[in-house]
RNA sequence: GCUCCCGUAGCUUAAUGGAUAAAGCAACGGUCUUCUAAACCGUAGACUGUGGGUUCGAGCCCCGCCGGGAGCG
Numbered sequence: 001g002c003u004c005c006c007g008u009a010g011c012u013u014a015a016u017g018g019a020u021a022a023a024g025c026a027a028c029g030g031u032c033u034u035c036u037a038a039a040c041c042g043u044a045g046a047c048u049g050u051g052g053g054u055u056c057g058a059g060c061c062c063c064g065c066c067g068g069g070a071g072c073g
Base pairs, nucleotide, nucleotide: 001072002071003070004069005068006067007066010025011024012023013022018056027043028042029041030040031039049065050064051063052062053061
C1' cells in the first nucleotide's frame, strides 16, 4: 500500500428498512435477614465510532474518515 471483518449502555450480546433501540450481568433503591450473601420487586443508564448520502422512514443500504482485528505484498 491492497483486500476482508468488526465498532450499539460500565461489560457481554439482540434488533425484516417501519413501535418509545431489547435483554443478561454490573450499578442504585426496596422486601426478606441480627448483618452480609442469595432470592424477589423496582429505578436509572446507549440517538447505535464519526461526517455525509439514498429513502416517506436508516442501528440496518451507499461513500469518506477514525479505531480494532485478520490476510496479502